[in-house]
About this RNA:
The RNA shown here (transfer RNA) has 73 nucleotides and comes from a Candidatus Woesearchaeota archaeon. The same sequence occurs in records of 2 taxa. Rfam family: tRNA.
């Protein structure tokens, strides 16, 4: 310089294939409950890598950047 795969709550991840309500366990915050603590129950909290484009409708499909891995030169 050329390809290729990845990118989703603080963390791990589903959904991508075949466009349609972004869920789930984890962790934060409240509460119950216990002398206290943990565990357990119940409730809240939060996220699609940026930007542009297709469409009625994009995590998903097209461009392009970013980053992280691999592999050729």
């Nucleotide at each position: 310089g050329g390809g290729g795969c990845u990118g989703u709550a603080g963390u791990u991840u589903a959904a991508u294939c075949c466009g349609g309500c972004a869920g789930a366990a984890u962790g934060g915050g409240a509460g119950c409950c216990u002398c206290c603590a943990g565990a357990g129950c119940u409730u809240u909290u939060g996220a699609u890598c940026u930007g542009g484009g297709u469409u009625c409708a994009a995590a998903u499909c097209c461009c392009a950047g970013c980053a992280g891995c691999c592999c050729c030169a």